[in-house]
RNA sequence: GGCGCCAUAGUAUAAUGGUCAGUACGAGGGGCUCUCAAUCCCUAGAUAGGAGUUCGAUUCUCCUUGGCGCUACCA
Repeated sequence: GGCGCCAUAGUAUAAUGGUCAGUACGAGGGGCUCUCAAUCCCUAGAUAGGAGUUCGAUUCUCCUUGGCGCUACCA
RNA backbone atom coordinates (compact mmCIF):
# COMPACT_ATOMS: atom_id res chain seq x y z
P G A 1 -0.96 3.91 3.53
O5' G A 1 -0.84 2.87 2.30
C5' G A 1 -0.67 3.40 0.97
C4' G A 1 -0.67 2.25 0.00
C3' G A 1 -1.92 1.36 0.00
O3' G A 1 -2.99 1.94 -0.72
C1' G A 1 0.00 0.00 0.00
P G A 2 -4.51 1.69 -0.26
O5' G A 2 -4.75 0.13 -0.55
C5' G A 2 -4.78 -0.35 -1.90
C4' G A 2 -5.04 -1.83 -1.90
C3' G A 2 -6.23 -2.30 -1.09
O3' G A 2 -7.46 -2.14 -1.79
C1' G A 2 -4.37 -3.64 -0.59
P C A 3 -8.79 -1.85 -1.00
O5' C A 3 -9.12 -3.21 -0.25
C5' C A 3 -9.39 -4.38 -1.00
C4' C A 3 -9.49 -5.58 -0.09
C3' C A 3 -10.45 -5.49 1.08
O3' C A 3 -11.81 -5.67 0.70
C1' C A 3 -8.44 -6.40 1.83
P G A 4 -12.96 -4.95 1.53
O5' G A 4 -13.07 -5.81 2.86
C5' G A 4 -13.44 -7.18 2.81
C4' G A 4 -13.21 -7.86 4.14
C3' G A 4 -13.93 -7.27 5.33
O3' G A 4 -15.29 -7.65 5.40
C1' G A 4 -11.69 -7.71 5.92
P C A 5 -16.34 -6.68 6.07
O5' C A 5 -16.06 -6.82 7.63
C5' C A 5 -16.25 -8.06 8.29
C4' C A 5 -15.72 -8.01 9.71
C3' C A 5 -16.29 -6.93 10.61
O3' C A 5 -17.56 -7.25 11.13
C1' C A 5 -13.96 -6.98 10.84
P C A 6 -18.62 -6.10 11.43
O5' C A 6 -18.00 -5.36 12.70
C5' C A 6 -17.89 -6.03 13.95
C4' C A 6 -17.06 -5.25 14.93
C3' C A 6 -17.61 -3.88 15.33
O3' C A 6 -18.61 -3.97 16.33
C1' C A 6 -15.28 -3.73 14.88
P A A 7 -19.73 -2.79 16.42
O5' A A 7 -18.92 -1.59 17.05
C5' A A 7 -18.32 -1.73 18.33
C4' A A 7 -17.62 -0.44 18.73
C3' A A 7 -18.54 0.76 18.96
O3' A A 7 -18.04 1.55 20.05
C1' A A 7 -16.92 1.27 17.31
P U A 8 -18.57 1.25 21.49
O5' U A 8 -20.13 1.56 21.37
C5' U A 8 -20.59 2.85 21.01
C4' U A 8 -21.98 3.06 21.52
C3' U A 8 -22.17 2.88 23.02
O3' U A 8 -21.79 4.02 23.76
C1' U A 8 -23.91 1.77 21.84
P A A 9 -20.77 3.85 24.96
O5' A A 9 -21.68 4.18 26.22
C5' A A 9 -21.12 4.17 27.53
C4' A A 9 -21.79 5.21 28.39
C3' A A 9 -21.37 5.18 29.86
O3' A A 9 -21.25 6.52 30.37
C1' A A 9 -23.70 4.86 29.69
P G A 10 -19.80 7.20 30.17
O5' G A 10 -18.90 6.29 31.14
C5' G A 10 -17.52 6.61 31.30
C4' G A 10 -16.87 5.56 32.19
C3' G A 10 -16.95 4.16 31.63
O3' G A 10 -15.89 3.87 30.75
C1' G A 10 -17.72 4.17 33.87
P U A 11 -16.13 2.87 29.47
O5' U A 11 -16.25 1.43 30.13
C5' U A 11 -15.16 0.83 30.79
C4' U A 11 -15.54 -0.54 31.31
C3' U A 11 -16.19 -1.47 30.31
O3' U A 11 -15.26 -2.12 29.47
C1' U A 11 -17.46 -1.47 32.30
P A A 12 -15.71 -2.57 27.96
O5' A A 12 -16.76 -3.75 28.23
C5' A A 12 -16.32 -4.95 28.85
C4' A A 12 -17.49 -5.89 29.08
C3' A A 12 -18.32 -6.19 27.85
O3' A A 12 -17.72 -7.18 27.02
C1' A A 12 -19.75 -5.72 29.67
P U A 13 -18.21 -7.30 25.45
O5' U A 13 -19.76 -7.67 25.66
C5' U A 13 -20.68 -7.58 24.62
C4' U A 13 -22.07 -7.75 25.19
C3' U A 13 -23.20 -7.47 24.22
O3' U A 13 -23.50 -8.62 23.43
C1' U A 13 -23.60 -6.34 26.27
P A A 14 -24.05 -8.41 21.94
O5' A A 14 -25.57 -8.00 22.20
C5' A A 14 -26.48 -8.94 22.71
C4' A A 14 -27.85 -8.34 22.98
C3' A A 14 -28.61 -7.81 21.78
O3' A A 14 -29.17 -8.84 20.98
C1' A A 14 -28.91 -6.39 23.65
P A A 15 -29.38 -8.61 19.38
O5' A A 15 -30.44 -7.40 19.33
C5' A A 15 -31.81 -7.62 19.66
C4' A A 15 -32.56 -6.30 19.71
C3' A A 15 -32.68 -5.59 18.35
O3' A A 15 -33.84 -6.03 17.65
C1' A A 15 -31.96 -4.05 20.03
P U A 16 -33.72 -6.96 16.34
O5' U A 16 -33.06 -5.96 15.28
C5' U A 16 -33.86 -5.07 14.56
C4' U A 16 -33.18 -4.71 13.28
C3' U A 16 -32.92 -5.92 12.37
O3' U A 16 -32.87 -5.50 11.02
C1' U A 16 -30.87 -4.93 12.98
P G A 17 -34.13 -5.36 10.22
O5' G A 17 -34.36 -3.89 10.75
C5' G A 17 -35.06 -2.93 10.03
C4' G A 17 -35.18 -1.69 10.85
C3' G A 17 -36.59 -1.37 11.27
O3' G A 17 -36.57 -0.57 12.41
C1' G A 17 -35.80 0.27 9.79
P G A 18 -37.25 -1.21 13.74
O5' G A 18 -38.37 -0.15 14.19
C5' G A 18 -37.96 1.14 14.66
C4' G A 18 -39.15 2.00 14.97
C3' G A 18 -40.26 1.30 15.74
O3' G A 18 -40.87 2.25 16.62
C1' G A 18 -41.10 2.12 13.68
P U A 19 -40.39 2.16 18.17
O5' U A 19 -41.40 3.22 18.84
C5' U A 19 -41.47 4.56 18.37
C4' U A 19 -42.38 5.38 19.26
C3' U A 19 -41.95 5.43 20.72
O3' U A 19 -42.28 6.72 21.25
C1' U A 19 -44.09 4.54 20.60
P C A 20 -41.22 7.84 21.22
O5' C A 20 -40.39 7.55 22.56
C5' C A 20 -39.47 8.54 23.02
C4' C A 20 -38.75 8.07 24.26
C3' C A 20 -38.06 6.72 24.12
O3' C A 20 -36.77 6.80 24.77
C1' C A 20 -39.47 6.70 26.01
P A A 21 -35.50 6.86 23.81
O5' A A 21 -34.87 5.39 23.97
C5' A A 21 -35.53 4.27 23.49
C4' A A 21 -34.61 3.08 23.51
C3' A A 21 -33.82 2.89 24.79
O3' A A 21 -34.55 2.21 25.78
C1' A A 21 -32.38 2.73 22.92
P G A 22 -34.43 2.65 27.30
O5' G A 22 -34.33 1.27 28.07
C5' G A 22 -35.42 0.37 28.07
C4' G A 22 -34.94 -1.05 28.01
C3' G A 22 -34.05 -1.53 29.15
O3' G A 22 -34.79 -1.83 30.32
C1' G A 22 -33.17 -2.28 27.11
P U A 23 -34.06 -1.77 31.74
O5' U A 23 -33.08 -3.03 31.74
C5' U A 23 -33.59 -4.34 31.66
C4' U A 23 -32.46 -5.36 31.62
C3' U A 23 -31.44 -5.25 32.74
O3' U A 23 -31.89 -5.83 33.95
C1' U A 23 -30.33 -5.53 30.66
P A A 24 -31.38 -5.23 35.33
O5' A A 24 -29.89 -5.81 35.46
C5' A A 24 -29.66 -7.20 35.51
C4' A A 24 -28.18 -7.50 35.45
C3' A A 24 -27.31 -6.72 36.41
O3' A A 24 -27.32 -7.26 37.73
C1' A A 24 -26.33 -6.68 34.27
P C A 25 -27.22 -6.25 38.96
O5' C A 25 -25.70 -5.81 38.98
C5' C A 25 -24.68 -6.75 39.23
C4' C A 25 -23.32 -6.21 38.83
C3' C A 25 -22.87 -4.94 39.52
O3' C A 25 -22.40 -5.15 40.84
C1' C A 25 -22.42 -4.78 37.22
P G A 26 -22.72 -4.02 41.98
O5' G A 26 -21.98 -2.70 41.44
C5' G A 26 -20.57 -2.61 41.41
C4' G A 26 -20.12 -1.36 40.68
C3' G A 26 -20.59 -0.04 41.25
O3' G A 26 -19.86 0.36 42.39
C1' G A 26 -20.90 -0.02 38.93
P A A 27 -20.62 1.18 43.55
O5' A A 27 -21.05 2.55 42.85
C5' A A 27 -20.06 3.49 42.41
C4' A A 27 -20.68 4.77 41.95
C3' A A 27 -21.69 5.40 42.90
O3' A A 27 -21.07 6.14 43.93
C1' A A 27 -22.59 5.37 40.72
P G A 28 -21.75 6.17 45.38
O5' G A 28 -23.03 7.12 45.20
C5' G A 28 -22.86 8.48 44.85
C4' G A 28 -24.22 9.13 44.64
C3' G A 28 -25.25 8.90 45.73
O3' G A 28 -25.07 9.70 46.87
C1' G A 28 -26.24 8.55 43.63
P G A 29 -25.55 9.14 48.27
O5' G A 29 -27.14 9.16 48.22
C5' G A 29 -27.82 10.40 48.11
C4' G A 29 -29.31 10.18 47.93
C3' G A 29 -30.00 9.34 48.98
O3' G A 29 -30.26 10.04 50.20
C1' G A 29 -30.70 8.65 46.86
P G A 30 -30.28 9.21 51.53
O5' G A 30 -31.63 8.35 51.45
C5' G A 30 -32.89 9.00 51.48
C4' G A 30 -34.01 8.04 51.13
C3' G A 30 -34.24 6.89 52.08
O3' G A 30 -34.92 7.25 53.28
C1' G A 30 -34.30 6.09 49.88
P G A 31 -34.72 6.36 54.57
O5' G A 31 -35.50 4.99 54.27
C5' G A 31 -36.91 5.00 54.10
C4' G A 31 -37.43 3.61 53.77
C3' G A 31 -37.14 2.54 54.80
O3' G A 31 -38.04 2.59 55.91
C1' G A 31 -36.70 1.71 52.63
P C A 32 -37.48 2.28 57.34
O5' C A 32 -37.06 0.74 57.32
C5' C A 32 -38.02 -0.28 57.12
C4' C A 32 -37.34 -1.63 57.00
C3' C A 32 -36.38 -1.98 58.12
O3' C A 32 -37.07 -2.50 59.26
C1' C A 32 -35.35 -2.40 56.04
P U A 33 -36.78 -1.88 60.68
O5' U A 33 -35.28 -2.29 61.00
C5' U A 33 -34.89 -3.64 61.12
C4' U A 33 -33.39 -3.77 61.30
C3' U A 33 -32.77 -2.87 62.36
O3' U A 33 -32.94 -3.41 63.67
C1' U A 33 -31.47 -2.77 60.37
P C A 34 -33.48 -2.46 64.79
O5' C A 34 -32.31 -1.38 64.88
C5' C A 34 -32.49 -0.19 65.65
C4' C A 34 -31.15 0.43 66.02
C3' C A 34 -30.16 0.49 64.88
O3' C A 34 -30.32 1.66 64.10
C1' C A 34 -29.11 -0.46 66.80
P U A 35 -30.24 1.54 62.45
O5' U A 35 -28.69 1.31 62.18
C5' U A 35 -27.74 2.34 62.44
C4' U A 35 -26.32 1.84 62.27
C3' U A 35 -26.02 1.16 60.95
O3' U A 35 -25.77 2.11 59.90
C1' U A 35 -25.13 -0.13 62.71
P C A 36 -26.15 1.70 58.35
O5' C A 36 -25.09 0.54 58.00
C5' C A 36 -23.71 0.86 57.86
C4' C A 36 -22.86 -0.38 57.74
C3' C A 36 -23.18 -1.31 56.58
O3' C A 36 -22.64 -0.83 55.35
C1' C A 36 -22.89 -2.58 58.53
P A A 37 -23.46 -1.16 53.98
O5' A A 37 -23.36 -2.76 53.86
C5' A A 37 -22.11 -3.37 53.53
C4' A A 37 -22.22 -4.88 53.64
C3' A A 37 -23.22 -5.55 52.71
O3' A A 37 -22.72 -5.74 51.41
C1' A A 37 -23.50 -6.39 54.90
P A A 38 -23.70 -5.51 50.12
O5' A A 38 -24.79 -6.66 50.25
C5' A A 38 -24.42 -8.02 50.08
C4' A A 38 -25.54 -8.93 50.50
C3' A A 38 -26.87 -8.72 49.79
O3' A A 38 -26.93 -9.38 48.55
C1' A A 38 -27.24 -8.78 52.12
P U A 39 -27.59 -8.64 47.25
O5' U A 39 -29.12 -8.48 47.65
C5' U A 39 -29.93 -9.63 47.85
C4' U A 39 -31.25 -9.24 48.47
C3' U A 39 -32.03 -8.18 47.71
O3' U A 39 -32.77 -8.74 46.63
C1' U A 39 -31.96 -7.61 49.99
P C A 40 -33.05 -7.83 45.28
O5' C A 40 -34.17 -6.81 45.75
C5' C A 40 -35.46 -7.29 46.13
C4' C A 40 -36.32 -6.15 46.66
C3' C A 40 -36.40 -4.92 45.78
O3' C A 40 -37.32 -5.09 44.72
C1' C A 40 -35.97 -4.25 47.97
P C A 41 -37.07 -4.32 43.27
O5' C A 41 -37.44 -2.81 43.62
C5' C A 41 -38.76 -2.47 44.01
C4' C A 41 -38.83 -1.01 44.42
C3' C A 41 -38.29 0.00 43.42
O3' C A 41 -39.21 0.27 42.38
C1' C A 41 -37.49 0.51 45.56
P C A 42 -38.67 0.69 40.89
O5' C A 42 -38.14 2.18 41.11
C5' C A 42 -39.01 3.21 41.49
C4' C A 42 -38.26 4.46 41.89
C3' C A 42 -37.35 5.06 40.83
O3' C A 42 -38.05 5.81 39.87
C1' C A 42 -36.23 5.00 42.90
P U A 43 -37.49 5.96 38.34
O5' U A 43 -36.21 6.90 38.53
C5' U A 43 -36.36 8.21 39.02
C4' U A 43 -35.02 8.88 39.21
C3' U A 43 -34.11 8.90 37.99
O3' U A 43 -34.46 9.92 37.09
C1' U A 43 -32.87 8.26 39.90
P A A 44 -34.20 9.70 35.48
O5' A A 44 -32.64 10.07 35.36
C5' A A 44 -32.17 11.33 35.77
C4' A A 44 -30.66 11.34 35.81
C3' A A 44 -29.98 10.87 34.54
O3' A A 44 -29.89 11.91 33.59
C1' A A 44 -28.99 9.83 36.40
P G A 45 -30.04 11.56 32.01
O5' G A 45 -28.68 10.80 31.68
C5' G A 45 -27.43 11.44 31.83
C4' G A 45 -26.31 10.44 31.78
C3' G A 45 -26.32 9.54 30.56
O3' G A 45 -25.74 10.17 29.45
C1' G A 45 -25.99 8.24 32.50
P A A 46 -26.62 10.31 28.05
O5' A A 46 -25.91 9.27 27.09
C5' A A 46 -24.50 9.33 26.88
C4' A A 46 -24.04 8.13 26.11
C3' A A 46 -24.61 7.98 24.70
O3' A A 46 -23.90 8.77 23.78
C1' A A 46 -24.75 5.91 25.83
P U A 47 -24.72 9.50 22.49
O5' U A 47 -25.13 8.26 21.61
C5' U A 47 -24.51 8.04 20.34
C4' U A 47 -24.13 6.58 20.21
C3' U A 47 -23.75 6.16 18.79
O3' U A 47 -22.72 5.15 18.89
C1' U A 47 -25.55 4.86 19.54
P A A 48 -21.68 4.95 17.68
O5' A A 48 -20.71 6.20 17.78
C5' A A 48 -20.08 6.53 19.04
C4' A A 48 -18.96 7.52 18.81
C3' A A 48 -19.24 8.59 17.79
O3' A A 48 -19.94 9.69 18.35
C1' A A 48 -17.17 7.60 17.31
P G A 49 -21.08 10.42 17.45
O5' G A 49 -20.25 11.28 16.40
C5' G A 49 -19.43 12.36 16.82
C4' G A 49 -18.75 13.00 15.63
C3' G A 49 -19.66 13.35 14.46
O3' G A 49 -20.38 14.55 14.66
C1' G A 49 -17.76 12.25 13.67
P G A 50 -21.87 14.70 13.98
O5' G A 50 -21.58 14.81 12.43
C5' G A 50 -20.92 15.92 11.90
C4' G A 50 -20.58 15.73 10.44
C3' G A 50 -21.76 15.47 9.51
O3' G A 50 -22.51 16.64 9.19
C1' G A 50 -20.02 13.99 8.99
P A A 51 -24.08 16.52 8.84
O5' A A 51 -24.10 15.82 7.40
C5' A A 51 -23.72 16.53 6.24
C4' A A 51 -23.55 15.62 5.05
C3' A A 51 -24.82 14.94 4.53
O3' A A 51 -25.64 15.79 3.75
C1' A A 51 -23.09 13.35 4.64
P G A 52 -27.23 15.52 3.70
O5' G A 52 -27.37 14.16 2.90
C5' G A 52 -27.03 14.09 1.54
C4' G A 52 -27.05 12.67 1.04
C3' G A 52 -28.41 11.99 1.01
O3' G A 52 -29.19 12.37 -0.11
C1' G A 52 -26.79 10.51 1.87
P U A 53 -30.77 12.33 -0.04
O5' U A 53 -31.12 10.78 0.06
C5' U A 53 -30.91 9.93 -1.06
C4' U A 53 -31.37 8.51 -0.73
C3' U A 53 -32.77 8.40 -0.18
O3' U A 53 -33.74 8.41 -1.22
C1' U A 53 -31.30 7.09 1.13
P U A 54 -35.06 9.32 -1.06
O5' U A 54 -35.86 8.63 0.12
C5' U A 54 -36.30 7.29 0.02
C4' U A 54 -36.79 6.77 1.35
C3' U A 54 -37.78 7.66 2.09
O3' U A 54 -39.10 7.54 1.58
C1' U A 54 -36.13 6.87 3.59
P C A 55 -39.95 8.89 1.33
O5' C A 55 -40.31 9.35 2.80
C5' C A 55 -40.85 10.66 3.02
C4' C A 55 -41.32 10.75 4.48
C3' C A 55 -40.33 10.32 5.52
O3' C A 55 -39.41 11.36 5.85
C1' C A 55 -42.36 9.26 5.96
P G A 56 -37.85 11.00 6.00
O5' G A 56 -37.84 10.08 7.29
C5' G A 56 -38.12 10.63 8.56
C4' G A 56 -38.26 9.56 9.61
C3' G A 56 -37.01 8.70 9.83
O3' G A 56 -36.08 9.33 10.70
C1' G A 56 -38.92 7.31 9.67
P A A 57 -34.51 9.24 10.32
O5' A A 57 -34.15 7.71 10.57
C5' A A 57 -34.31 7.13 11.88
C4' A A 57 -33.18 6.21 12.20
C3' A A 57 -31.81 6.90 12.32
O3' A A 57 -31.03 6.21 13.30
C1' A A 57 -31.73 5.29 10.61
P U A 58 -30.70 6.88 14.67
O5' U A 58 -29.83 5.77 15.44
C5' U A 58 -28.42 5.85 15.44
C4' U A 58 -27.80 4.47 15.57
C3' U A 58 -28.00 3.57 14.36
O3' U A 58 -27.00 3.79 13.37
C1' U A 58 -28.50 2.39 16.35
P U A 59 -27.41 3.74 11.81
O5' U A 59 -27.81 2.20 11.57
C5' U A 59 -26.84 1.17 11.80
C4' U A 59 -27.51 -0.18 11.73
C3' U A 59 -28.03 -0.55 10.34
O3' U A 59 -27.77 -1.92 10.06
C1' U A 59 -29.79 -0.63 11.94
P C A 60 -26.57 -2.26 9.03
O5' C A 60 -27.07 -1.64 7.65
C5' C A 60 -27.89 -2.39 6.75
C4' C A 60 -28.15 -1.61 5.48
C3' C A 60 -26.95 -0.81 4.95
O3' C A 60 -26.04 -1.63 4.24
C1' C A 60 -28.89 0.53 4.90
P U A 61 -24.47 -1.26 4.19
O5' U A 61 -24.40 -0.01 3.21
C5' U A 61 -24.72 -0.15 1.84
C4' U A 61 -24.54 1.18 1.12
C3' U A 61 -23.22 1.88 1.38
O3' U A 61 -22.15 1.36 0.60
C1' U A 61 -24.97 3.43 1.61
P C A 62 -20.64 1.36 1.12
O5' C A 62 -20.21 2.89 0.98
C5' C A 62 -20.13 3.49 -0.29
C4' C A 62 -19.88 4.97 -0.16
C3' C A 62 -18.69 5.38 0.69
O3' C A 62 -17.45 5.24 0.01
C1' C A 62 -20.55 6.71 1.26
P C A 63 -16.14 4.92 0.81
O5' C A 63 -15.79 6.30 1.51
C5' C A 63 -15.43 7.43 0.74
C4' C A 63 -15.34 8.67 1.60
C3' C A 63 -14.40 8.60 2.79
O3' C A 63 -13.04 8.77 2.43
C1' C A 63 -16.44 9.54 3.49
P U A 64 -11.90 8.09 3.28
O5' U A 64 -11.94 8.90 4.65
C5' U A 64 -11.61 10.28 4.69
C4' U A 64 -11.85 10.86 6.07
C3' U A 64 -11.11 10.18 7.21
O3' U A 64 -9.77 10.60 7.30
C1' U A 64 -13.36 10.55 7.84
P U A 65 -8.67 9.60 7.89
O5' U A 65 -9.07 9.49 9.43
C5' U A 65 -9.01 10.64 10.27
C4' U A 65 -9.53 10.31 11.65
C3' U A 65 -8.91 9.10 12.32
O3' U A 65 -7.63 9.36 12.87
C1' U A 65 -11.25 9.04 12.60
P G A 66 -6.53 8.19 12.82
O5' G A 66 -7.02 7.17 13.95
C5' G A 66 -7.05 7.58 15.30
C4' G A 66 -7.82 6.58 16.15
C3' G A 66 -7.34 5.14 16.07
O3' G A 66 -6.17 4.90 16.85
C1' G A 66 -9.69 5.20 15.93
P G A 67 -5.19 3.74 16.38
O5' G A 67 -5.97 2.42 16.79
C5' G A 67 -6.25 2.16 18.15
C4' G A 67 -7.10 0.90 18.31
C3' G A 67 -6.55 -0.35 17.67
O3' G A 67 -5.53 -0.97 18.44
C1' G A 67 -8.83 -0.15 17.16
P C A 68 -4.39 -1.82 17.67
O5' C A 68 -5.16 -3.14 17.19
C5' C A 68 -5.72 -4.02 18.15
C4' C A 68 -6.52 -5.13 17.48
C3' C A 68 -5.80 -5.92 16.40
O3' C A 68 -4.90 -6.88 16.90
C1' C A 68 -7.94 -5.33 15.62
P G A 69 -3.61 -7.29 16.02
O5' G A 69 -4.21 -8.14 14.80
C5' G A 69 -4.86 -9.37 15.07
C4' G A 69 -5.58 -9.88 13.85
C3' G A 69 -4.72 -10.16 12.63
O3' G A 69 -4.01 -11.38 12.71
C1' G A 69 -6.67 -9.01 11.97
P C A 70 -2.63 -11.61 11.90
O5' C A 70 -3.09 -11.77 10.38
C5' C A 70 -3.91 -12.85 9.98
C4' C A 70 -4.34 -12.70 8.55
C3' C A 70 -3.23 -12.52 7.54
O3' C A 70 -2.61 -13.76 7.18
C1' C A 70 -4.93 -10.94 7.11
P U A 71 -1.07 -13.78 6.76
O5' U A 71 -1.01 -12.93 5.41
C5' U A 71 -1.64 -13.39 4.24
C4' U A 71 -1.61 -12.33 3.15
C3' U A 71 -0.22 -11.84 2.78
O3' U A 71 0.42 -12.72 1.89
C1' U A 71 -1.71 -10.00 3.04
P A A 72 1.98 -12.93 2.00
O5' A A 72 2.59 -11.63 1.31
C5' A A 72 2.25 -11.30 -0.02
C4' A A 72 2.70 -9.88 -0.32
C3' A A 72 4.18 -9.63 -0.09
O3' A A 72 4.89 -9.93 -1.29
C1' A A 72 2.84 -7.85 0.79
P C A 73 6.43 -10.26 -1.27
O5' C A 73 6.75 -10.37 -2.83
C5' C A 73 5.82 -10.95 -3.69
C4' C A 73 5.89 -10.30 -5.06
C3' C A 73 7.24 -9.74 -5.46
O3' C A 73 7.48 -9.95 -6.82
C1' C A 73 5.61 -8.05 -5.60
P C A 74 8.15 -11.26 -7.37
O5' C A 74 6.99 -11.91 -8.23
C5' C A 74 6.69 -13.27 -8.10
C4' C A 74 5.22 -13.58 -8.36
C3' C A 74 4.65 -13.02 -9.68
O3' C A 74 5.03 -13.82 -10.79
C1' C A 74 3.10 -12.76 -7.89
P A A 75 5.50 -13.10 -12.15
O5' A A 75 4.16 -12.61 -12.83
C5' A A 75 3.19 -13.55 -13.33
C4' A A 75 1.96 -12.82 -13.78
C3' A A 75 2.21 -11.70 -14.78
O3' A A 75 2.34 -12.20 -16.10
C1' A A 75 0.75 -10.93 -13.09

Source information: The prediction has a mean pLDDT of 81. Transfer RNA from a Caldisericales bacterium, 75 nucleotides, folded computationally. The organism belongs to Caldisericales, within Bacteria. Its Rfam family is "tRNA". Rfam links the family to the GO term triplet codon-amino acid adaptor activity. By type it is a transfer RNA.